The part of an RNA shown here (small-subunit ribosomal RNA, 3' major domain) has 479 nucleotides and comes from a metagenome. The full RNA is in RNAcentral, with records from SILVA. Rfam family: Bacterial small subunit ribosomal RNA. Its mean pLDDT, the model's own confidence on a scale to 100, is 82.
Context: one part of a larger RNA
RNA sequence: UGACGGGGGCCCGCACAAGCGGAGGAGCAUGUGGCUUAAUUCGAUGCAACGCGAAGAACCUUACCAGGGCUUGACAUGGGGACCCUUCGGGGGUGGGUGCGAAAGUACCCUUUACCAUCACAGGUGCUGCAUGGCUGUCGUCAGUUCGUGCCGUGAGGUGUUGGGUUAAGUCCCGCAACGAACGCAACCCCUGUGGUUAGUUGCCACCGCCGGUGAUAAGCCGGCGAGCACUCUAGCCAGACUGCCCGUGCAAGCGGGAGGAAGGUGGGGACGACGUCAAGUCAGUAUGGCCCUUACGCCCUGGGCUGCACACGUGCUACAAUGGCCGGUACAGAGGGAAGCAAUACCGCGAGGUGGAGCAAAUCCAGAAAACCGGCCCCAGUUCGGAUUGGAGUCUGCAACUCGACUCCAUGAAGUUGGAUUCGCUAGUAACGGCGUAUCAGCUACGACGCCGUGAAUACGUUCCCGGGCCUUGUACA
Repeated sequence: UGACGGGGGCCCGCACAAGCGGAGGAGCAUGUGGCUUAAUUCGAUGCAACGCGAAGAACCUUACCAGGGCUUGACAUGGGGACCCUUCGGGGGUGGGUGCGAAAGUACCCUUUACCAUCACAGGUGCUGCAUGGCUGUCGUCAGUUCGUGCCGUGAGGUGUUGGGUUAAGUCCCGCAACGAACGCAACCCCUGUGGUUAGUUGCCACCGCCGGUGAUAAGCCGGCGAGCACUCUAGCCAGACUGCCCGUGCAAGCGGGAGGAAGGUGGGGACGACGUCAAGUCAGUAUGGCCCUUACGCCCUGGGCUGCACACGUGCUACAAUGGCCGGUACAGAGGGAAGCAAUACCGCGAGGUGGAGCAAAUCCAGAAAACCGGCCCCAGUUCGGAUUGGAGUCUGCAACUCGACUCCAUGAAGUUGGAUUCGCUAGUAACGGCGUAUCAGCUACGACGCCGUGAAUACGUUCCCGGGCCUUGUACA
C1' cells in the first nucleotide's frame, strides 16, 4: 500500500421487511448430468453452464457411427505437353447415351478443337482460449480509477481523492499544502409525454353539395361520390423544464413546501459499461503462432445417430377449477411481414384443408385480436374441471414423414383437489392476466427468443437481521 475480520462508524441496492404472483408436488415441452450405444458429434459447468452457441437436427445441415467409393482432390493459385482460333501480342475451353450401382462413382460408346498425365500445393469443425487477435460475460451503470507540477517522507509511498455538508453520482458547496488535469458520472444521441408550424396522398371526414337505401316525398340514420385539410394521423422543423419563480431553512451547495404547467426537481424508457478482476468464455463464426494428419485426422455418397431411457437437476407450458368451464351474441389495438410472396369475395369439406384467383412491390391490397361486455347452461363432483396416453380416419409440406414432422376429426380419457425443507421475480402503466406479430424457415417438434398492444393491482413501518456494494477508520503472525 492492499487484502481479510462471526472489528467499529456512515450510506446504498426488490438486499431484507411490507405486498402480489410463481418455482419446489402432477402431466407434458425443452436443456443438462448420468446411463446406454456402432455413434448417441462438439463446446458452455457456482453467482456469470443447464429453452446456452442452435433466429428451425426427417435427407441436407452434420462436425458423430456403419458401409461403399475418390486421391492435385468438393475449393484456390501457378506451371508442362498435345489440340483449336489467331491481327503472332495473345485468346479459348462441349454435350449426350448405355451397362454396373443404394447413391457417390466407375467402365464403355457417340459427338466435339477442348485430351493427357504430372508437380508445386490444396484440405483438416484435428490439438493447444494456459501461445494469440477480435468479440463477449462478470463485479456494475457500482462511483470509482489515475496523471502533471508542487509539498511531505531515507524509502515503499503519502498528499491531491481525507474532513464538514449535500447528491442518483469523486454531484456540487465550504474548508484544507496543495493547484490543476484526464478516463468514468452527468449532458450532447434515439423513442415517448404537451403545444406550434410546414405538408395533405395511399391518411382524415367536421361543415357544404350530389346520388342511393330505409322512412312518409319529412327529420334522422346508413352507404357512396364530389368538394375540403377543420380534426385524427403521418414526419420534418421549432418551442417547452432551468430549482427559472414564491415561501421556509441553510455560510453555500442544497433540501422541504407551493404556484403555474402536458410534464418538476435525472419526467418515463433506451443506447452508452472507467482503471481493472476472474490465465472467466470462445482455435467449432471468422482471423492466427506452434504442433499433428496427407490414398487420410482430407473429400463424396447411402443409411443410421445427434430424438436412444431405470434415473437426477435447471428453465418453461398446461392444470388442479365457479374471479371458472361450455354455447350463442357483440365491441376495441399496436408493431411488424408480403412477389418462387401475402392472398379477398365465392364454392367444396364437421375440420385441418382444397378449388379458384379480385387486389397488392402496398399509410392504397392481404391477415376475425383475445381477455373484456351481454344472454343462457353447468351446481362443487375427479365433474360439462383437467387434458396426458392410446386406437382409428385424414390434411399439408417435402425426392422422402418407419426410426423422427406439424395439424385436423372421431373415440379414449391418465396424473392432478394448490404442492415439504427451501427458493425466484417484481416498486407503476410495473407485477399479474390476455392475445397479436416477426426472425430462422419447404415444413416444423416455438410451450423458446425478440418485440407489440389490451386489461391493470397490492405494498414499502423501517434498516435490527440475510446477500452484494461504496467511503472512512481499526486489528493482523496474510501478500